[in-house]
Context: one part of a larger RNA
RNA sequence: UGACGGGGGCCCGCACAAGCGGUGGAGCAUGUGGUUUAAUUCGACACAACGCGAAGAACCUUACCUGGGCUUGAACGGCUGGUUGUACGGACCUGAAAAGGCGAGGACCCUGGUUUCCAGGGAGCCAGCAGAGGUGCUGCAUGGCUGUCGUCAGCUCGUGUCGUGAGAUGUUGGGUUAAGUCCCGCAACGAGCGCAACCCCUGCCUUUAGUUGCCAGCGAGUCAUGUCGGGCACUCUAAGGGGACUGCCUCGGAUAACGGGGAGGAAGGUGGGGAUGACGUCAAGUCAGCAUGGCCUUUAUGUCCAGGGCUACACACGUGCUACAAUGGGCGGUACAGAGGGAUGCAGAACCGCGAGGUCGAGCUAAUCCUCAAAACCGUUCUCAGUUCAGAUCGCAGGCUGCAACCCGCCUGCGUGAAGUUGGAAUCGCUAGUAAUCGCGGAUCAGCUACGCCGCGGUGAAUACGUUCUCGGGCCUUGUACA
Repeated sequence: UGACGGGGGCCCGCACAAGCGGUGGAGCAUGUGGUUUAAUUCGACACAACGCGAAGAACCUUACCUGGGCUUGAACGGCUGGUUGUACGGACCUGAAAAGGCGAGGACCCUGGUUUCCAGGGAGCCAGCAGAGGUGCUGCAUGGCUGUCGUCAGCUCGUGUCGUGAGAUGUUGGGUUAAGUCCCGCAACGAGCGCAACCCCUGCCUUUAGUUGCCAGCGAGUCAUGUCGGGCACUCUAAGGGGACUGCCUCGGAUAACGGGGAGGAAGGUGGGGAUGACGUCAAGUCAGCAUGGCCUUUAUGUCCAGGGCUACACACGUGCUACAAUGGGCGGUACAGAGGGAUGCAGAACCGCGAGGUCGAGCUAAUCCUCAAAACCGUUCUCAGUUCAGAUCGCAGGCUGCAACCCGCCUGCGUGAAGUUGGAAUCGCUAGUAAUCGCGGAUCAGCUACGCCGCGGUGAAUACGUUCUCGGGCCUUGUACA
């Protein structure tokens, strides 16, 4: 100087408390451990591994296993020699395919020449040599990127001063703040990286613009609909501008910074949300995204193919979904979004089917066409039961994608109807348009094991006395046999 303390002081954070909903019990989905296996490819391991890499494992992917092939090789480029019915190769044979065999047919480019053609060279092919290839090892040799402490308020430097020196001071102190934020003081005076602001979205107003959007007034038309003429006022769209700064009043305070209250205002003291992550820590993670040193391999640890496996199952754990019902289930009726996606695509209407879906194909390169809600509300039924709850499991019959759904896809109909009556010890999330609850969309993608992930809107709470305690963190101080 740090680090640590079951030392002290001050202060924060859904850290506790207050409250709401869960997990832990059940069934299923998914990841992991373990076990099994020819293989169940590999990585990730407290927080910070475990719906993680995987935003799509039937083949492919695929890295694993079994079996069958190839050996300058599936791809790249360099050198030497050889080769012209050469390269390529319909059909045929073996084969699961890859591949191998046989082989009808059968070329290309450049230069020169006595242009039916000949000679030389190139590409191609064959043999060989350097060398390719490797998801083989080492993340404790590395780059790059990432997680974490933590969006915590810290981490440093120049000059000066003090100290023999390590170092200190500044950065401590009194206040204050979300903040090393600001004010005051001070042997310090300044500065840098962080904080804040500048950026994006959202909330109010306004200018410009008016189609594909909108319809107040006018006209036309329809059973009806902005459908048409017309218009750009409104909504909206998308570019610009304004607006909030403790600016104003008041009280407290050191007259300061700042804090409490109030006015005006769409918004008030960082308005709400996002992006943004200092010096560093964990030899944290990744050699399998990529790059890369070294090592290893080279008729195999490379490469091609078929099939299998990654989907196994006594069990254990994590993360989720669906429930255990009446604030509910069934049936009928009636509304209201936002954000996205769509030309090897989205597909209306009509018709067929109980349905998944099928037939046909209007429209749409999309503010134009398509996809565009559920909870809610109204009515009715069920009456507390393993039930008209719940839907696992299994049987049969179908639909779709795809070369192909046996291992191993999703969906529909009928039947079957399991466990489950609120979950021990323990444990998680959340402070407001949040939790809870309800649906919608997208990426990946032929299809899908998505209940995942990332977004979007609808309905919409309760509680916070307080900082004693638990966890994590910041500043000052104290002890230390630790560095």
Molecule: small-subunit ribosomal RNA, 3' major domain
Organism: metagenome